[in-house]
Context: one part of a larger RNA
RNA sequence: GGCGUAUGGUGGAUGCCUUGGUGCCAACAGGCGAUGAAGGACGUGACAAGCUGCGAUAAGCCUCGUAGAGCUGCUAAUAUGCUUUGAAGCGGGGAUUUCCGAAUCGGGUAACCGACCGUCGGUCAUACGGCGGUAUUCCAGUCUGAAUACAUAGGGCUGGAAAGCUAACCAGGCGAAGUGAAACAUCUCAGUAGCCUGAGGAAGAGAAAGAAUCAUCGAUUCCCCUAGUAGUGGCGAGCGAAAGGGGAACAGCCCAAACCAGGUGCGCUUAUAGCCCGUGAGCGUUGCCCAUCUGGUGUUGUGAGGUGUUAUUUGGCCGGGUUACGGACCGGCCGGAGAGUUACAAACUUUUAAUUUAGCAGAAGAGGUCUGGAAAGUCCUACCAUAGACGGUGAUAGUCCGGUAAGCGAAAAAUUAGAAGCUCUCUUAUAAUAUCCUCAAGUACCACGGGACACGUGGAACCUUGUGGGAAUCCGGGAAGACCACUUCCCAAGGCUAAAUACUCGUUGGCAACCGAUAGUGAACUAGUACCGUGAGGGAAAGGUGAAAAGUACCCCGAUAAGGGGAGUGAAAUAGUACCUGAAACCAUAUGCCU
Numbered sequence: 001g002g003c004g005u006a007u008g009g010u011g012g013a014u015g016c017c018u019u020g021g022u023g024c025c026a027a028c029a030g031g032c033g034a035u036g037a038a039g040g041a042c043g044u045g046a047c048a049a050g051c052u053g054c055g056a057u058a059a060g061c062c063u064c065g066u067a068g069a070g071c072u073g074c075u076a077a078u079a080u081g082c083u084u085u086g087a088a089g090c091g092g093g094g095a096u097u098u099c100c101g102a103a104u105c106g107g108g109u110a111a112c113c114g115a116c117c118g119u120c121g122g123u124c125a126u127a128c129g130g131c132g133g134u135a136u137u138c139c140a141g142u143c144u145g146a147a148u149a150c151a152u153a154g155g156g157c158u159g160g161a162a163a164g165c166u167a168a169c170c171a172g173g174c175g176a177a178g179u180g181a182a183a184c185a186u187c188u189c190a191g192u193a194g195c196c197u198g199a200g201g202a203a204g205a206g207a208a209a210g211a212a213u214c215a216u217c218g219a220u221u222c223c224c225c226u227a228g229u230a231g232u233g234g235c236g237a238g239c240g241a242a243a244g245g246g247g248a249a250c251a252g253c254c255c256a257a258a259c260c261a262g263g264u265g266c267g268c269u270u271a272u273a274g275c276c277c278g279u280g281a282g283c284g285u286u287g288c289c290c291a292u293c294u295g296g297u298g299u300u301g302u303g304a305g306g307u308g309u310u311a312u313u314u315g316g317c318c319g320g321g322u323u324a325c326g327g328a329c330c331g332g333c334c335g336g337a338g339a340g341u342u343a344c345a346a347a348c349u350u351u352u353a354a355u356u357u358a359g360c361a362g363a364a365g366a367g368g369u370c371u372g373g374a375a376a377g378u379c380c381u382a383c384c385a386u387a388g389a390c391g392g393u394g395a396u397a398g399u400c401c402g403g404u405a406a407g408c409g410a411a412a413a414a415u416u417a418g419a420a421g422c423u424c425u426c427u428u429a430u431a432a433u434a435u436c437c438u439c440a441a442g443u444a445c446c447a448c449g450g451g452a453c454a455c456g457u458g459g460a461a462c463c464u465u466g467u468g469g470g471a472a473u474c475c476g477g478g479a480a481g482a483c484c485a486c487u488u489c490c491c492a493a494g495g496c497u498a499a500a501u502a503c504u505c506g507u508u509g510g511c512a513a514c515c516g517a518u519a520g521u522g523a524a525c526u527a528g529u530a531c532c533g534u535g536a537g538g539g540a541a542a543g544g545u546g547a548a549a550a551g552u553a554c555c556c557c558g559a560u561a562a563g564g565g566g567a568g569u570g571a572a573a574u575a576g577u578a579c580c581u582g583a584a585a586c587c588a589u590a591u592g593c594c595u
Stems, first nucleotide, its partner, number of pairs: 001594009015580001016544002020515002022512007029504002031165002039100003042055003046078001050074002061094006070082002105114003115134007136162009169200001170198005180187001184234001210217002221248005231239002252496003259296007267288002271285001273286001274283002276327006301474001303439003306435007315334006335427006348421010359408002365381001367380002370377001382399002384388001390402003445469007455481001476491005531538002551579001554566004
């Protein structure tokens, strides 16, 4: 020196554990904000660096409930206090809530600086201090008010609203590239990512100018098939339906117009125009056209509605027009019938029930024996069970503790459902017929250029529209994949609409052939922390003594160290806070063999 063995050191693998994560299910919630949010800065404790809580009333104040003996957060000790006159804890409601931040009195390098008005305190008076107000835009109302007479523009005041934040889901606008095509340009990726706008608890869509085909169906949405089919496609790569069938859930409505009545405004007429009709009497601009507003009517495709005529039919009472009588019409009241707050009008109150936000109560072995430091283990013998889920307790507990099953509970606040009050509607309607009054216009449609449809211009319909042209009104118009005919279906150019569907920042409960500290979130621990970067941004490491601190009194070496040796605690100290287990590399000591 090498190889081996033993004993240690170093190191922190492995095993075991779990406070933390991951995914899913069910229910809830689906918003917060000028009454100042989200997020922060700075403060706040007896001592106080960090976290948590809170806000100059500052680990808190008031009140109502719950609870019942301790409490003064993480956090030990000391100190000081509080508490059965009910503290601490938990829950409902309220008060306070510095400064920044949409930040909104002005400014500004966020958490700072500087004002004005009113008022209160203060001063002899200033100074100084407290409180309240003072941003912008839009809408409504109102007061003023130029050039310029009326007016308008502009200005002032009052009231209301908006703004900003937020995980995904949703609608719309703008809209890539890496990639694939084994290159690449049409194409693909993909109308994806990204950016912007807007909204809701869902959004969007939605009651056929539909789909079909000689038979029919009957708003929309979502799922399973149809089907990787029909198609489309440098017919490459790829893209990729629908009808129909089966399910989930179901709900239908309102306007515009014609016509009638009324209000307002411009214009026209002086006539037997008009005043509901008939008869008689009477009135005198009440009339007509146009525009606009309000109310009624009306909403459909075997076309519908309006208007006129005819036929059948109708609860009672009162009132109306210039008047009397009769008729018709209109309005009101009573009675009758019906409906309703998710659309079709719309709000509130009361009451009942359930639920949520604290809780209450809850059976049965302080059984014996053995091992052990410790019994929940072993053996023996009992008991409860609508409870043998789970967790804890010195090893593995139905009967020790917290709980679990089945039950019970709210002063206050909130949610949901039902009922009542309440509100609204109808109270003449139907049929036949005539008339041709109405039935959504720069629209349909056409041309050119695009987009979107599974469909890349293709024979390319349907949908949409930038430019140009430009209809009809039921004897009308659109569609059935160029186009034409026949046939069939439907009625565009206005609007509303629950459910079935999507999502989860979050709350509650539960589950897992999910992870177990190089895993699982980046983060089990003062983690988006320390640290890095001018910045956008990047971004860690780091868990485990023991059942209990019983955390080693006292003695010795050492420097009044570090560290160690005794002693003591403990089941164990090779469990001593550098602490469970303690692998390997590596180091040391001792020793065997070889050289």

Large-subunit ribosomal RNA, domain I from a marine sediment metagenome, 595 nucleotides, folded computationally. Its Rfam family is "Bacterial large subunit ribosomal RNA".